[in-house]
This is a predicted structure of a 72-nucleotide RNA (transfer RNA) from Candidatus Nealsonbacteria bacterium CG23_combo_of_CG06-09_8_20_14_all_40_13. The organism belongs to Candidatus Nealsoniibacteriota, within Bacteria. Its mean pLDDT, the model's own confidence on a scale to 100, is 81. Its Rfam family is "tRNA". Its family is annotated with triplet codon-amino acid adaptor activity in the Gene Ontology. Rfam describes the family as follows. Transfer RNA (tRNA) molecules are approximately 80 nucleotides in length.

RNA sequence: GGCCUGUUCGUCUACCGGUUAGGACGUCAGCUUCUCAAGCUGGAAAAACGGGUUCAAUUCCCGUACGGGCUG
Numbered sequence: 001g002g003c004c005u006g007u008u009c010g011u012c013u014a015c016c017g018g019u020u021a022g023g024a025c026g027u028c029a030g031c032u033u034c035u036c037a038a039g040c041u042g043g044a045a046a047a048a049c050g051g052g053u054u055c056a057a058u059u060c061c062c063g064u065a066c067g068g069g070c071u072g
Stems, first nucleotide, its partner, number of pairs: 001071007010025004018055001027043005048064005
């Protein structure tokens, strides 16, 4: 350099055209407790970036960035 592939809450992950973007851990608040921990209830928090296709895109296509693999 070429080809293939991946990128979703702080972390791990589900969803693969019509979603309230779900779950676990973490975090915050409350309850409980003499206190802490544990437990219970509730909240906040995410589609790498740009463009295209489509009535509608996290999802399909192209490019860019970054990561991984194979290879001259």